[in-house]
RNA sequence: CAAGUAAACCGGGCGACCGCCGCGGUGUUUCACCGGGGAGGAAAGUCCGAGCUCCACAGGGCGGGAUGCUGGAUAACGUCCAGGAGGGGCGACCCUACGGAAAGCGCAACAGAAACAUACCGCUCCUUUUCAGUUCUGCUGAAAAGGCUGUAAGGGUGAAAUGGUGAGGUAAGAGCUCACCGGCGAACGGGUGACCGUCCGGCCGUGCAAACCCCAUUCGGAGCAAGGCCAAAUAGGAGGACAACGGGCCGGCCCGGCCUGUCCUCGGGUUGGCUGCUGGAGACGCCUGGCAACAGGCGCCCUAGAUAGAUGGUUGCCGUCCCCGAUCAUCUCGGGGAAACAGAACUCGGCUUACAGGUUUACUUGGCCC
RNA sequence: GUGAGCGUGGCCAAGUGGUUAAGGCGCCAGGUUGUGGCCCUGGAGAUCGAGGGUUCAAAUCCCUCCGUUCACCCCA
Numbered sequence: 001c002a003a004g005u006a007a008a009c010c011g012g013g014c015g016a017c018c019g020c021c022g023c024g025g026u027g028u029u030u031c032a033c034c035g036g037g038g039a040g041g042a043a044a045g046u047c048c049g050a051g052c053u054c055c056a057c058a059g060g061g062c063g064g065g066a067u068g069c070u071g072g073a074u075a076a077c078g079u080c081c082a083g084g085a086g087g088g089g090c091g092a093c094c095c096u097a098c099g100g101a102a103a104g105c106g107c108a109a110c111a112g113a114a115a116c117a118u119a120c121c122g123c124u125c126c127u128u129u130u131c132a133g134u135u136c137u138g139c140u141g142a143a144a145a146g147g148c149u150g151u152a153a154g155g156g157u158g159a160a161a162u163g164g165u166g167a168g169g170u171a172a173g174a175g176c177u178c179a180c181c182g183g184c185g186a187a188c189g190g191g192u193g194a195c196c197g198u199c200c201g202g203c204c205g206u207g208c209a210a211a212c213c214c215c216a217u218u219c220g221g222a223g224c225a226a227g228g229c230c231a232a233a234u235a236g237g238a239g240g241a242c243a244a245c246g247g248g249c250c251g252g253c254c255c256g257g258c259c260u261g262u263c264c265u266c267g268g269g270u271u272g273g274c275u276g277c278u279g280g281a282g283a284c285g286c287c288u289g290g291c292a293a294c295a296g297g298c299g300c301c302c303u304a305g306a307u308a309g310a311u312g313g314u315u316g317c318c319g320u321c322c323c324c325g326a327u328c329a330u331c332u333c334g335g336g337g338a339a340a341c342a343g344a345a346c347u348c349g350g351c352u353u354a355c356a357g358g359u360u361u362a363c364u365u366g367g368c369c370c
Numbered sequence: 371g372u373g374a375g376c377g378u379g380g381c382c383a384a385g386u387g388g389u390u391a392a393g394g395c396g397c398c399a400g401g402u403u404g405u406g407g408c409c410c411u412g413g414a415g416a417u418c419g420a421g422g423g424u425u426c427a428a429a430u431c432c433c434u435c436c437g438u439u440c441a442c443c444c445c446a
Stems, first nucleotide, its partner, number of pairs: 001366010012318007020038002023035005040341001044352002047350005052223004059255004064219005069083005084098001085096004099214002104212001106208003120155002122151002125147010163181006182203001184201002187198004227275004237266006246260004267445003282301001284299006320338007371442007380395003388426001397413005419435005
């Protein structure tokens, strides 16, 4: 210098004028003035986990859902950290829904002989027949037919064909035997563990569990339009179902508990206010423990609360990038232009997705120079 | 905001692992008719909302996005 890998971060700055929404103070009926505050890394998707509220203090069983290598972190998690195994990359490094197919039940379409136990072509053996040769009651060779023969080397089908390569062995073959590799099981050693190493035995098939299922862990339901208070209005109306062996809370069922006229449809009314509501598993800095996630201690700070939904608009200067011109060229000067994704709605912890442009740190590979 | 559902030719819609994705309406061509409709025959038109994954194989199973629809207060 080029190409990359990983992590962290910024995502315009300073004013002027005109507005918008809360808070505090003053004058105070509305309202006016002053002071101070006012979007994000994802506020998003609503995919997980919690807090909080109501249902009974959240109960029992079946069913159902979710998660799925190991050990930790955490309020909790499907998240995070560290490690193992497998895979990818020259490498930095990255990816993985990664329990069980030797419990059961299935599926494997088409093709193919067979998708479990089978044999289409083939190879080998035996019997019979024919032909040829010959050293002639026989032997050898070839062909055809047949078989409760053997075989799974080779061909062919398929996504997949009963471990792979090589050698020995055999009538031909075959883990039949051996060497290496793969896989399974046992023992020993190391590790908290996933797992790893050594040695021995030995090869009775495969894939699918993001099919049912089995195993382990875990899950009560509903959601701030929850819930509470005040005020207003209407028709405390109509029809239907069920009648205390009913109905609702209670997603599916049973038991149990509580409440009792409940549910459905139609009809009618309002389009109000307060609270929940913003101080919290809070932010920042330092120290200690830990590889880390994170935890503990001390100090310091207060940092949005709208309700058809505030957080905006115009403009000046500067910064970044691009284009044009002046200039031999850089610097510089002048003119013009561009700047993303997107916007709180009870609150947190995550995940996922979107994002113009830019910064920093560590590392890898290659080239050149000293 | 919270919760639930849906997406398959122009429209409606079946198919929920296995040959080339049914069917109806509509469209096109031919026949029938004096002409049109009805009717008869034939045909075109789908990469199943998008992307990725599991599997030999995906409209179907799983994940992530996109679009779209419905419910919610009081009388009670």

Two RNAs folded together computationally: RNase P RNA and transfer RNA, 446 nucleotides in total.
Rfam match: Bacterial RNase P class A. Rfam classes the family as a ribozyme. Rfam links the family to the GO terms dimeric ribonuclease P complex, tRNA processing and ribonuclease P activity. From the family's description: Ribonuclease P (RNase P) is a ubiquitous endoribonuclease, found in archaea, bacteria and eukarya as well as chloroplasts and mitochondria.